[in-house]
RNAcentral holds the full RNA, with entries from ENA and SILVA. Small-subunit ribosomal RNA, 3' major domain from an uncultured bacterium, 477 nucleotides, folded computationally.
Context: one part of a larger RNA
RNA sequence: UGACGGGGGCCCGCACAAGCGGAGGAGCAUGUGGCUUAAUUCGAUGCAACGCGAAGAACCUUACCCAGGCUUGACAUGCGGCUGCGAGCCCCGCGAAAGCGGGGCUCGCUUCGAGGGAGCCGCACAGGUGCUGCAUGGCUGUCGUCAGUUCGUGCCGUGAGGUGUUUGGUUAAGUCCACCAACGAACGCAACCCCUGCCCCCAGUUGCCAGCGGCUCGGCCGGGCACUCCGGGGGGACCGCCCUUUCACAAGGGAGGAAGGUGGGGACGACGUCAAGUCAGUAUGGCCCUUACGCCUGGGGCCGCACACGUGCUACAAUGGCCGGUACAGAGGGACGCGAGGCCGCGAGGCGGAGCAAACCCCCCAGAGCCGGCCCCAGUUCGGACUGGAGUCUGCAACCCGACUCCAUGAAGUUGGAUUCGCUAGUAACGGCGCAUCAGCAGUUGGUGCCGUGAAUACGUUCCCGGGCCUUGUACA
Numbered sequence: 001u002g003a004c005g006g007g008g009g010c011c012c013g014c015a016c017a018a019g020c021g022g023a024g025g026a027g028c029a030u031g032u033g034g035c036u037u038a039a040u041u042c043g044a045u046g047c048a049a050c051g052c053g054a055a056g057a058a059c060c061u062u063a064c065c066c067a068g069g070c071u072u073g074a075c076a077u078g079c080g081g082c083u084g085c086g087a088g089c090c091c092c093g094c095g096a097a098a099g100c101g102g103g104g105c106u107c108g109c110u111u112c113g114a115g116g117g118a119g120c121c122g123c124a125c126a127g128g129u130g131c132u133g134c135a136u137g138g139c140u141g142u143c144g145u146c147a148g149u150u151c152g153u154g155c156c157g158u159g160a161g162g163u164g165u166u167u168g169g170u171u172a173a174g175u176c177c178a179c180c181a182a183c184g185a186a187c188g189c190a191a192c193c194c195c196u197g198c199c200c201c202c203a204g205u206u207g208c209c210a211g212c213g214g215c216u217c218g219g220c221c222g223g224g225c226a227c228u229c230c231g232g233g234g235g236g237a238c239c240g241c242c243c244u245u246u247c248a249c250a251a252g253g254g255a256g257g258a259a260g261g262u263g264g265g266g267a268c269g270a271c272g273u274c275a276a277g278u279c280a281g282u283a284u285g286g287c288c289c290u291u292a293c294g295c296c297u298g299g300g301g302c303c304g305c306a307c308a309c310g311u312g313c314u315a316c317a318a319u320g321g322c323c324g325g326u327a328c329a330g331a332g333g334g335a336c337g338c339g340a341g342g343c344c345g346c347g348a349g350g351c352g353g354a355g356c357a358a359a360c361c362c363c364c365c366a367g368a369g370c371c372g373g374c375c376c377c378a379g380u381u382c383g384g385a386c387u388g389g390a391g392u393c394u395g396c397a398a399c400c401c402g403a404c405u406c407c408a409u410g411a412a413g414u415u416g417g418a419u420u421c422g423c424u425a426g427u428a429a430c431g432g433c434g435c436a437u438c439a440g441c442a443g444u445u446g447g448u449g450c451c452g453u454g455a456a457u458a459c460g461u462u463c464c465c466g467g468g469c470c471u472u473g474u475a476c477a
Base pairs, nucleotide, nucleotide: 001477002476003474004473005472007471008470009469010468011467012466013465015461016460019423020422021421022420023419026314027313028312029311030310031309032308033307034305035304042053043052064300065299066298067297068296069295070294073125077124078123079122080121081120082119083118084109085108086107087106088105089104090103091102092101093100094099127289128288130287131286132285136283138278139277140276141274143272148187149186150185151184152183153182154163155162156161167178168177169176193266194265195264196263198235199234200233201232202231204229207225212222213221214220238260241254242253243252244251316416320375321374322373323372324371325370326369332363333362334361337356338355342351343350344349382413387408388407389406390405391404392403393402429453430452431451432450433449434448435447
């Protein structure tokens, strides 16, 4: 000087408390450990691994296993030698395919030289998801959006170092103020950026009977941009004003205002820590394999199941289930695409194809809600696992191993021990709708967005966890 303390003081954070909903019990989905296996490819492992790399494992992917094959090699560059050369299509034999071997047609260029290009042979090399993230770059997680970390000069100290950065107030904040051997400055904080909440201007092939007219009643037509909206620009909030308090900074209250005292959300993450993570995203040093640790193909595996754990979904029902009627979103996506109306099918879906590169057409009926009816507390009209049968769609192909539909089947489950998680407001909880990946596959289950409905509670900081500042002890560095 740090680190640490079951030392002290001060102060924060859904840290506790207050409250709402969950997990831990059940079934299923998914990841992991383990076991099994010819293989169940590899990585991630307290917080910060475990719906993680996977924003898509039937083949492919694929890195694993078995079998069959290829070697200048699926791909790049260079050198030498040889060959009338090249491209496309087709056929035959062996074969599961790859591969090995053979044949035909069409087109283009061609005779010498030069240039360009190709095949074969040979060489140099290619190739490696083989090892090392303790050899690395880059990127990322984490402490932590925490309030901190430093520098120049000066001053103090023999020196390590200190001071500044401490102290008193204040703040979300090393935020600001006052004082002070310090005076300044940098990286952080804040602000500048984006979305959202109010208003104005500009612009009207979306919107509107707002005011007028017409009507096959639909903004449909004439017509109009006032309103809604869309998208550009601008205004608006600064403790600016008033009161109280104060040396100051600021704090408490009030007015006005759509909005207050960083309005709400996002992007943004200091010096550093964990030899944290990643050589399998890519790059890259070193090491290793080179008829193979490279390359191609068929099939299998990554989906295996006596178990254990994490994350989720659906439930156990009556603020519920089922049936009928009826209302209201936002944000997205669409050409190898989205696909109306119509017809067929109980349905998944099929036939067909209008319109739309899309404020114009389509995906697109939002659902919870509201109104009416049935059920009458029962393992049930709860619950839907599992299984049998029949189908639909994608795809070369759904046996291993897809999603969905219909009929039948209806299991466990009656609120979950110790323990444990999230959340402070348009939040939690509940409800649906998009999007990426994608042939298909996320179903009510993953991820990421969007909107609808919309709470309860916070006395307080003693205690648990994490953190900041000052101080104290130390035999630790």